[in-house]
RNA sequence: UAGUUAUCAAGAAAGGCGGAGGGAAUAGACCCGAUGAAGCCUUAGCAACCCUUGGCCCCUGAUGCCGAGAAGGUGCUACAUUCUAUCCCAUUUGGGUAUAGAUAACGA
Numbered sequence: 001u002a003g004u005u006a007u008c009a010a011g012a013a014a015g016g017c018g019g020a021g022g023g024a025a026u027a028g029a030c031c032c033g034a035u036g037a038a039g040c041c042u043u044a045g046c047a048a049c050c051c052u053u054g055g056c057c058c059c060u061g062a063u064g065c066c067g068a069g070a071a072g073g074u075g076c077u078a079c080a081u082u083c084u085a086u087c088c089c090a091u092u093u094g095g096g097u098a099u100a101g102a103u104a105a106c107g108a
Stems, first nucleotide, its partner, number of pairs: 003106006013043005021032003026085004044077003049073002051069006057061001081100001087096003
């Protein structure tokens, strides 16, 4: 790196440097941005995938189920993964879903 599995409408920002872009890519829409974008750094926080720990069983599960925790490894801290895009259903804009993407754990 290919690939596998799970999750993605919840949650959580200040400061410094920086100086014009940004919300993954393409198209459209809608937004954020000189009252300071991206990026980098510091501190703080959120969450609970890994992790620590308690319990449960006609289920003992080579990833069972229900809690608690937050030291450590990641991740994240505008907007639903900002929305739409494929297909299906409903039927006039709504629901589900595919693809793509992100993150985690695994990984020849």
SAM riboswitch aptamer (S box leader) from Flagellimonas aurea, 108 nucleotides, folded computationally. Of the family's consensus pairs, 94% are formed in the model. Its Rfam family is "SAM riboswitch aptamer (S box leader)". Its family is annotated with regulation of gene expression in the Gene Ontology.